[in-house]
Context: one part of a larger RNA
Molecule: small-subunit ribosomal RNA, 3' major domain
Organism: uncultured bacterium
RNA sequence: UGACGGGGACCCGCACAAGCGGUGGAGCAUGUGGUUUAAUUCGAAGCAACGCGAAGACCCUUCCCAGGUCUUGACAUCCUCUUGACCGAUGCUUAAUCGUAUCUUCUCUUCGGAGCAAGAGAGACAGGUGGUGCAUGGUUGUUGUCAGCUCGUGUCGUGAGAUGUUGGGUUAAGUCCCGCAACGAGCGCAACCCCUAUUUUUAGUAGCCAGCGGUUCGGCCGGGCACUCUAGAGAGACUGCCGGGGAUAACUCGGAGGAAGGUGGGGACGACGUCAAAUCAUCAUGCCCCUUAUGAUCUGGGCUACACACGUGCUACAAUGGCGGAUACAAAGGGAAGCAAAGCCGCGAGGCAGAGCAAACCCCAAAAAAGCCGUCUCAGUUCGGAUUGUAGUCUGCAACUCGACUACAUGAAGCUGGAAUCGCUAGUAAUCGCGAAUCAGAAUGUCGCGGUGAAUACGUUCCCGGGUCUUGCACU
Numbered sequence: 001u002g003a004c005g006g007g008g009a010c011c012c013g014c015a016c017a018a019g020c021g022g023u024g025g026a027g028c029a030u031g032u033g034g035u036u037u038a039a040u041u042c043g044a045a046g047c048a049a050c051g052c053g054a055a056g057a058c059c060c061u062u063c064c065c066a067g068g069u070c071u072u073g074a075c076a077u078c079c080u081c082u083u084g085a086c087c088g089a090u091g092c093u094u095a096a097u098c099g100u101a102u103c104u105u106c107u108c109u110u111c112g113g114a115g116c117a118a119g120a121g122a123g124a125c126a127g128g129u130g131g132u133g134c135a136u137g138g139u140u141g142u143u144g145u146c147a148g149c150u151c152g153u154g155u156c157g158u159g160a161g162a163u164g165u166u167g168g169g170u171u172a173a174g175u176c177c178c179g180c181a182a183c184g185a186g187c188g189c190a191a192c193c194c195c196u197a198u199u200u201u202u203a204g205u206a207g208c209c210a211g212c213g214g215u216u217c218g219g220c221c222g223g224g225c226a227c228u229c230u231a232g233a234g235a236g237a238c239u240g241c242c243g244g245g246g247a248u249a250a251c252u253c254g255g256a257g258g259a260a261g262g263u264g265g266g267g268a269c270g271a272c273g274u275c276a277a278a279u280c281a282u283c284a285u286g287c288c289c290c291u292u293a294u295g296a297u298c299u300g301g302g303c304u305a306c307a308c309a310c311g312u313g314c315u316a317c318a319a320u321g322g323c324g325g326a327u328a329c330a331a332a333g334g335g336a337a338g339c340a341a342a343g344c345c346g347c348g349a350g351g352c353a354g355a356g357c358a359a360a361c362c363c364c365a366a367a368a369a370a371g372c373c374g375u376c377u378c379a380g381u382u383c384g385g386a387u388u389g390u391a392g393u394c395u396g397c398a399a400c401u402c403g404a405c406u407a408c409a410u411g412a413a414g415c416u417g418g419a420a421u422c423g424c425u426a427g428u429a430a431u432c433g434c435g436a437a438u439c440a441g442a443a444u445g446u447c448g449c450g451g452u453g454a455a456u457a458c459g460u461u462c463c464c465g466g467g468u469c470u471u472g473c474a475c476u
Base pairs, nucleotide, nucleotide: 002475004472005471007470008469009468010467011466012465013464015460016459019424020423021422022421023420026315027314028313029312030311031310032309033308034306035305042053043052064301065300066299067298068297069296070295073125077124078123079121080120081119082118083117084116088103089102090101091100092099106115107114108113127290128289130288131287132286136284137283138279139278140277141275143273148187149186150185151184152183153182154163155162156161167178168177169176193267194266195265196264198235199234200233201232202231203230204229207225212222213221214220238261241255242254243253244252245251317417321376322375323374324373325372333364334363335362338357339356343352344351345350383414388409389408390407391406392405393404394403430452431451432450433449434448435447436446
């Protein structure tokens, strides 16, 4: 100087308190540990591992296991020789790759050859998801969007260092004001960027009977850009105005006007450093190791096992509900090896056929909760849907190990959950659906979108974490 204290003072944060809803009990989904296994590939490990890498394991993926094959190799460059192929189609063979037979069969040319491709050979080499994240780069998490971290010159001190950065106020903020042996500066804070809330203007292949006409009542047509909307350019908010407080300051409290008020609401943005934090399996890379194998390829299996334990979720235990009927109102997205309307068939998953649309134009597309009518009447039930049986649909070469969905039947646990523990302060929590990425198929996960829409905050004594000053000190 730091770090630390069950030392002190001050301050902050869904940290506590005040509330609302969960987890912990049940069934299932998913990840992990453990156990098992020929293999159950590897990594991640308090917060900050555990619906994490994985935005999607039937083969492939795939690294693991069993078995079968290859050895200049699946992939790259170089040399020599041979051929005109390679590809494709069909047959034979194999568990399959491999192999093999037939058909088909290059381009340019100065006819020397060149290019391309295949085969054979020799070696230089290729190859490694093998080890080391405690050899590394790059990237990331975390502290923490916390308000801090430093420098130049000067001054003080023998020096390590101090000062500045402390003090009085104030702020979300080392934010600003005042004071001061300091005066300035840098990285951070804030602002500049994007979305959103209001409006003007420019422009109308979506919107409008707003005003006119027609109408087979559908903005459908004529017609028009007024409105909605779309997307370019602007305006607007700055404590700007008024009053109180304050030191006349910074600022703060109240008010006006205003769509919006004191950072308007979200996002992107992450200082110096910490954890030898994570990653050699994204990638790159030093060193070590393998080289007829720790490389390559194929078939089948495994990653999906199951006395058990934990995390994260979904569905429930019902009447603020279940079921049936009729009927409204979104936003944001996606679509060509695609989205697919209307029609017909099927109880249904779906099938047949196919209009339109590279999409403000067509389609996915039905929003659901809500509201209306009816029924059930407190039961393990018309709650709940696990499990199981049968019959099917779709994708795909292939659903046995091991997919999703449908119909009928079956109808388990569960009557609100111990100790404990988590999230959330407003269009938030809770609740309700919709979409997308990945993707042949396969979400209760993830990332987005809108609909309905609360309660509570006296306050800072206490728990947890953090910041500043100060004090002690056996650590540095």